[in-house]
RNA sequence: GCAAAACUGCCGCAAGGCAGUGACGCAAAGCUUCCGGCCCCGUCGAUCCACAGGGGGUAGCGGGGCCGCCG
Numbered sequence: 001g002c003a004a005a006a007c008u009g010c011c012g013c014a015a016g017g018c019a020g021u022g023a024c025g026c027a028a029a030g031c032u033u034c035c036g037g038c039c040c041c042g043u044c045g046a047u048c049c050a051c052a053g054g055g056g057g058u059a060g061c062g063g064g065g066c067c068g069c070c071g
Base pairs, nucleotide, nucleotide: 001026002025006021007020008019009018010017011016024060030066031065032064034063035062036061037058038057039056040055041054
């Protein structure tokens, strides 16, 4: 310096996110979805088939990239 859980309000179908209060912890708990892991995917209508393909989230789950304090 950052800010977990919890609580309150707001957004979202959801995972989850934002703000306030609050600190479990953190040299990168700064930024970034390139890779892996984990989590979520609603409503209306239409013909057939296939299917989490595809989309979203988690950076405080790891790896990678960029920047980085004092001694």